[in-house]
Context: one part of a larger RNA
Molecule: small-subunit ribosomal RNA, 5' domain
Organism: metagenome
């Protein structure tokens, strides 16, 4: 001198951008943070309100509206994203490069084929029971894009058998044959060309959105590996699934990944092993640079989710808001047994210098579902609090000498604060008050035209472009703009001996006290405490810690 996710002191006017639990990964009260689809499926109210029958005028009973809505359940996707945190971890975790001829990949894209044809169930429900609750149990009904056979097989997969090509090794592509195995699901609109029955339905056609099997890509994983990643040797040897075979088993795949059997190897002072210590990187601070230090906020990875371990389901997880076992702690119990997990977002206590609303909204960006509409979305977007921080901006401009009063201070002549103030003439940023008033909005939605596409069709739907009219903003009546008033509401803080820019009175008397280093202070103190003066910064100004 620079620099912080700071924190204290004193003092504080506004605005914008950004920032804010670094300590106990200590507990956590409440609310919310994942749903969604009726165009997969079968079921289904009730308030209310009419109308009508009986009525002891209390009310009851049916029908229709509300509604095929609310609701729960079968099923489909999604919850493996998106949010938090930093404990572990010195590792192929990370970070750079390369390799998989040893691998997965849901939705998505672009191609090849099919999508025939049957069964048997369990939920909701209904009815019994158990339990204090959480929660089940028995009977009995049913639906499906749920579930389980058959049937076909473009193809795939697995043997066998015969070639072609090609490779850096294990090998890889692919061609014929044969055998063996192995798929599916319908839902929605609309049509009468074709088939049935002949009006119009439909099991027919046909548009879409599905399913199913295959190659291909895209996208996102996974595993291997060159090299790179703190300290300490006052840690020197360390290892037995260790190191390599050979079979086998797993695995999406390689692989001591696991097991049998054989061998006796494998690392290590170019630090092995053991102990500390740490999330890694793009960055970020500081320096001329090299380097040091650091890794909050964004961003990519990685690792956790009360602690320990386990697998299920899935393309994806060994899964924060899922499932199970075991513990600790916390709640409820009727003591038999349950029920929880804020290192999501707001909040609370607790420790501590020390770090924010139990806010708004989905309006825009993304994201989940849906054919849409839409629903949901503490991911965002936005306000709110805090001078934390960085910028910007105002406290007000010009004139004014009798150099007033007054305070200090003298050598008592004076100097000085000082154009400073009154005064006089302006101007109104900013805060106030009034009136106007955004941009962010695109999109959906209807209805209508034109073109393509499938189609037998001027049906109908899909795809694009056009029009008209509707139509959606949390932020906010904000931001911005005028206009009103009247210098009005807006200045501190540390210093003054050198370093280091600014000096003098007065008290005090090695006393009370400064202090970053030298060092002041013992009766004249520019250095300690007030007074004037002065310097330096400035809505901040010093002190403290840390880091170059």
């Nucleotide at each position: 001198g620079a620099a912080c996710g700071a924190a204290c002191g004193c003092u504080g006017g506004c605005g914008g951008c950004g920032u804010g639990g670094a300590u106990u990964a200590g507990g956590c009260a409440u609310g919310c943070a994942a749903g969604u689809c009726g165009a997969a499926c079968g079921u289904g109210a009730a308030a209310g309100g009419a109308g009508a029958g009986c009525u002891u005028c209390g009310g009851u009973u049916c029908u229709c509206c509300g509604a095929g809505u609310a609701a729960a359940g079968u099923g489909g996707c999604a919850a493996a994203c998106g949010g938090g945190u930093g404990a572990g971890u010195a590792a192929c975790g990370c970070g750079u490069g390369a390799a998989g001829a040893a691998c997965c990949u849901g939705c998505c894209c672009g191609g090849a084929a099919g999508u025939g044809g049957g069964g048997g169930a369990c939920a909701a429900c209904a009815u019994c029971u158990c339990u204090a609750a959480c929660g089940g149990g028995g009977u009995g009904c049913u639906a499906a894009u749920a579930c389980c056979g058959c049937a076909u097989g473009u193809g795939c997969a697995u043997g066998c058998a015969a070639g072609a090509c090609c490779g850096c090794a294990u090998g890889g592509u692919u061609u014929u044959g044969c055998a063996u195995g192995u798929a599916a699901a319908g839902g929605u609109g609309g049509c009468c060309u074709c088939u049935a029955c002949u009006c119009g339905u439909a099991a027919g056609c046909u548009a879409u959105c599905g399913c199913u099997u295959c190659c291909g890509g895209a996208u996102g994983g996974c595993u291997u590996u060159g090299c790179g990643u703190c300290c300490c040797a006052u840690u020197a040897g360390c290892u037995u699934g260790u190191u390599g075979g050979u079979g086998a088993g797993g695995u999406a795949a390689c692989g001591g990944c696991u097991c049998a059997c054989c061998a006796a190897g494998g690392c290590a002072c170019c630090g092995a092993u053991g102990g500390g210590u740490a999330g890694c990187u793009g960055g970020u601070c500081u320096g001329a640079g090299a380097g040091g230090a650091u890794g909050g906020u964004c961003a990519g990875c990685c690792a956790c989710a009360c602690u320990g371990g386990g697998a299920c389901u899935g393309a994806g997880a060994u899964a924060c808001g899922g499932c199970c076992c075991a513990g600790a702690c916390u709640c409820c119990u009727a003591c038999g047994g349950g029920a929880g997990g804020c290192a999501g977002c707001a909040g609370u206590c607790g420790a501590g210098a020390g770090g924010c609303u139990u806010c708004c909204g989905c309006a825009a960006u993304g994201g989940g579902g849906g054919a849409a509409a839409c629903c949901c979305u503490g991911a965002c977007g936005g306000a709110g609090c805090g001078a934390c921080g960085c910028c910007g901006c105002g406290u007000g401009a010009g004139g004014g000498a009798u150099g007033a009063a007054g305070g200090c201070u003298c050598u008592c002549g004076g100097g000085u604060c000082g154009u400073a103030a009154a005064c006089c003439u302006c101007u109104u940023u900013c805060a106030g008050g009034u009136g106007g008033g955004a941009a962010g909005a695109a999109a959906g939605g209807u209805u209508c035209g034109a073109a393509g596409g499938u189609g037998a069709a001027c049906a109908a739907u899909c795809u694009c472009c056009g029009a008209a009219c509707u139509g959606u903003g949390a932020c906010g009546g904000u931001a911005c703009c005028a206009c009103c008033a009247g210098a009005a509401g807006a200045a501190g803080c540390u210093c003054c001996g050198g370093c280091u820019a600014a000096c003098u009175c007065c008290g005090u008397g090695c006393c009370a006290g400064c202090a970053g280093c030298c060092g002041c202070g013992g009766u004249a103190a520019c250095a300690c405490g007030g007074g004037g003066g002065g310097a330096g910064c400035a809505a901040g100004c010093g002190u403290u810690g840390u880091u170059c």